[in-house]
């Protein structure tokens, strides 16, 4: 160079073209003498970048960047 996979809150991952969700972590409260556990609530993402298609894109198409693997 070529081929394949991936990039979504702090971390790990979901997401039939129609309101971006789950677990853990974090914060607050309840419980407790206290901590942990448990329970309730909350904050945190405009989805790697730029274009295109569409009434509407995390999702489809193109280009680029980065990561993983394959081939030689």
């Nucleotide at each position: 160079a070529c081929c394949g996979g991936g990039a979504u809150g702090g971390a790990g991952c979901a997401g039939u073209g129609g309101u971006a969700g789950c677990u853990c972590a974090c914060c607050u409260g309840a419980c407790u003498c206290a901590u942990a556990a448990u329970c309730a609530g909350g904050a945190g993402g405009c989805u790697g970048a730029g274009g295109g298609u569409u009434c509407g894109a995390g999702u489809c198409c193109c280009u680029c960047u980065c990561c993983c693997g394959g081939c030689a």
The RNA shown here (transfer RNA) has 72 nucleotides and comes from a Chlorobiaceae bacterium. The RNAcentral record of the sequence draws on ENA. The organism belongs to Chlorobiaceae, within Bacteria. Its Rfam family is "tRNA". Rfam links the family to the GO term triplet codon-amino acid adaptor activity. Model confidence (mean pLDDT): 85 of 100.